[in-house]
RNA sequence: CUGAUCUGCCAGGGGCAUCGCGGGCCACGUCCGGUCCGUGAUUGAGAGGCACCCUUCGAACCUGACCCGGCUCAUACCGGCGGAGGGAGGCGGACCAGCCCGAGG
Numbered sequence: 001c002u003g004a005u006c007u008g009c010c011a012g013g014g015g016c017a018u019c020g021c022g023g024g025c026c027a028c029g030u031c032c033g034g035u036c037c038g039u040g041a042u043u044g045a046g047a048g049g050c051a052c053c054c055u056u057c058g059a060a061c062c063u064g065a066c067c068c069g070g071c072u073c074a075u076a077c078c079g080g081c082g083g084a085g086g087g088a089g090g091c092g093g094a095c096c097a098g099c100c101c102g103a104g105g
Base pairs, nucleotide, nucleotide: 001098002097003096005094006093007092008091009090010089011055012054013053014052016049017042018041019040020039021038022037023036024035025034026033061086062085063084067080068079069078070077
């Protein structure tokens, strides 16, 4: 100097759903409904957290997409779309390896 792994600081990017019950408000001729709050359940790292995940070695996340097939009460999940198009970085530390330079014997 370069690289692998781990890690610190600062900075940045991102998502937060579905279903049940109770209540408030809104809408409605009736039935069906919309939204917010509380509570419980499911999945998940995370379902509003001083949290969690991700930052170019970039499937974090977004777009196509209220997409297509399977499955589920539904979300979730599996496959496709698809390594398609986008997507947020700097400075240090530890340790190891390789290479280079120098000094002494």